[in-house]
Molecule: c-di-GMP-I riboswitch aptamer
Organism: Actinomycetota bacterium
RNA sequence: AGGUGCCAAGGGCAAACCGUCCGUGAGGGCGGGGCGCAAAGCCACGGGCCUCGUGUUGCGAGGAAGCCGGGCUGCCACC
Numbered sequence: 001a002g003g004u005g006c007c008a009a010g011g012g013c014a015a016a017c018c019g020u021c022c023g024u025g026a027g028g029g030c031g032g033g034g035c036g037c038a039a040a041g042c043c044a045c046g047g048g049c050c051u052c053g054u055g056u057u058g059c060g061a062g063g064a065a066g067c068c069g070g071g072c073u074g075c076c077a078c079c
Stems, first nucleotide, its partner, number of pairs: 002079004012037002017032006035066001041072003045069003049063006
């Protein structure tokens, strides 16, 4: 460097739900919570999904990275 996540260690993230704030909405921030996760770290690039608007086989503006691919980066252990 590449591969793997059976073992170990230190840890990390945080679904539903609840509180609060923001947003027309999808949804988001913070706090609690903990279903799960070896990229559940980052990027809306392809497909799909969701929302709003509209002149509705479409177009425009948004959302989600914990739907599937793809790209970039990374801890530990093992081979």